[in-house]
This record gives sequence, structure tokens and C1' cells, in this order.
RNA sequence: GCCCCUGUAGCUCAUCUGGAGAGAGCGCCGGUUUACGAAGCCGGAGGUGACAAGUUCGAGUCUUGUCAGGGGCA
Repeated sequence: GCCCCUGUAGCUCAUCUGGAGAGAGCGCCGGUUUACGAAGCCGGAGGUGACAAGUUCGAGUCUUGUCAGGGGCA
């Protein structure tokens, strides 16, 4: 230098062919329970979906560029 993959909650990841409130587990907060904790159970908060632009009635999903991480070739 060229090519490929990935980027979604604090962490690890789902989200099927673009469809209309973006989810799970762990973690965090509160409650319950306990002598106090842990575990269990109940509830809750937390997201510009890396950034920007485009296509579309509608984009996490498609297209382009940039940035970051990983891999391959030279």
C1' cells in the first nucleotide's frame, strides 16, 4: 500500500428479508428475606446503535467516506 471482518447499555453479545416502544445475561440501584451478609425472589435506572453524509414513507440493518480494533497478502 491492497483486501476482508468487526464497532449496539459499565462488560459480553442478540436484534432473522429495512417496518415501525432497541433486548438478554452479568454488573449497578431500590425492595423483600436475614442477627448482618451472600444466594434467591420482585422492581428500577442506564443507549446520539463509533462519527458524518446518502437512499427510502421508514435505517442498528442498505450505500459512500472518516475514525478505531482484529486478520490476510505484498